[in-house]
RNA sequence: GGGGAGUUAGCUCAGCAGGCUAGAGCGCCACGUUGACAUCGUGGAGGUCGUUGGUUCGAUUCCAAUACUUCCCACCA
Numbered sequence: 001g002g003g004g005a006g007u008u009a010g011c012u013c014a015g016c017a018g019g020c021u022a023g024a025g026c027g028c029c030a031c032g033u034u035g036a037c038a039u040c041g042u043g044g045a046g047g048u049c050g051u052u053g054g055u056u057c058g059a060u061u062c063c064a065a066u067a068c069u070u071c072c073c074a075c076c077a
């Protein structure tokens, strides 16, 4: 330098033929249960969907640029 994959909640990840108000598990908080802890049950908080721009009535989803992570190839020494 060329190409592929990835980036969504604190962590691990779904969701993406454009359209409910963006989700699950774990974790966290509160309450119930217990003598207490754990387990279990109920409820809750937590998100600029990497960033910017574009297309569209409407974008996590499509297009472009860019940042970061990772893999392959090439080049130099």
Stems, first nucleotide, its partner, number of pairs: 001073007010026004019057001028044005050066005